[in-house]
RNA sequence: GCGGAUGUAGCUCAGUAGGUAGAGCAUCUGGUUGUGGCCCAGAGGGUCGUGGGUUCAAGUCCCGUCAUUCGCCCCA
Numbered sequence: 001g002c003g004g005a006u007g008u009a010g011c012u013c014a015g016u017a018g019g020u021a022g023a024g025c026a027u028c029u030g031g032u033u034g035u036g037g038c039c040c041a042g043a044g045g046g047u048c049g050u051g052g053g054u055u056c057a058a059g060u061c062c063c064g065u066c067a068u069u070c071g072c073c074c075c076a
Stems, first nucleotide, its partner, number of pairs: 001072007010025004019056001027043005049065005
């Protein structure tokens, strides 16, 4: 330099032909318990790496860009 993959809640991930974002764990509250853990119920938390575009509508499509990662090529 060229090509590919990944980037969604604190963490690990899902989101199946574009229709308004979810799970598990963690956290907080309550219940249970002599206390804690386990268990049960509930709650908070993300605008989907980032900037544009298309569309009535974009996590999802298109273009640029950044990060991580894999492969190929070149050079000292």
Background
Transfer RNA from Candidatus Bilophila faecipullorum, 76 nucleotides, folded computationally. Rfam family: tRNA. The family's RNA type in Rfam is transfer RNA. The RNAcentral record of the sequence draws on ENA. The coordinates come from a structure-prediction model, not an experiment, and the mean pLDDT is 80.